[in-house]
RNA sequence: AUGACGGUUGUGGGAGAGUGCAUUGAGUAAGCCGCCGAAGGAGCAAGUUCCAAAAAGACCCUUGGAACCAAUCUCUCAGGCAGACGAACCGCAGCGGGACG
Repeated sequence: AUGACGGUUGUGGGAGAGUGCAUUGAGUAAGCCGCCGAAGGAGCAAGUUCCAAAAAGACCCUUGGAACCAAUCUCUCAGGCAGACGAACCGCAGCGGGACG
């Protein structure tokens, strides 16, 4: 189930931070300094489980250790700092999916 979660395609919305310095005929890229967090990535709480100790008949409780464990939090690797592209997330439409919500 007149189809949830999550996936995918299209479409609409979508923030932040120097149009910095210097170089070049111009642009791009790169260099230097200063910044941003909402592609991606990384880290962590409570909690759960296990082990050990204490206690102890056993479990529970207590202490210590380990593993698992969330984000729009934190980091700033990557990415970004006029515009464009991109952009987490949300709406709409389609496809697929089938209760794993």